The RNA shown here (transfer RNA) has 73 nucleotides and comes from Kutzneria sp. CA-103260. The RNAcentral record of the sequence draws on ENA. Taxonomically the source falls in Kutzneria (Bacteria, Actinomycetota, Actinomycetes, Pseudonocardiales). Model confidence (mean pLDDT): 83 of 100. Rfam family: tRNA. It is annotated as a transfer RNA.
[in-house]
RNA sequence: GGGCGCAUAGCUCAGGGGUAGAGCACCGCUCUUACAAAGCGGGGGUCGCAGGUUCGAAACCUGCUGUGCCCAC
Numbered sequence: 001g002g003g004c005g006c007a008u009a010g011c012u013c014a015g016g017g018g019u020a021g022a023g024c025a026c027c028g029c030u031c032u033u034a035c036a037a038a039g040c041g042g043g044g045g046u047c048g049c050a051g052g053u054u055c056g057a058a059a060c061c062u063g064c065u066g067u068g069c070c071c072a073c
Base pairs, nucleotide, nucleotide: 001071002070003069004068005067006066007065010024011023012022013021018055026042027041028040029039030038048064049063050062051061052060
């Protein structure tokens, strides 16, 4: 330098045009002498950045950034 992936909640990941979810973690309540476990409820995300397409973009297109793998030098 070229090619192919990945980037979404604190962590691991879903969602592939109709306005964002799960598990774990965190907070509260129930239970317990108490803790854990279990049950119920709750908070938390400008979806890496900037443009474009669209009535509408996390998703499609372009560029960039970070990161992983492969190829070439």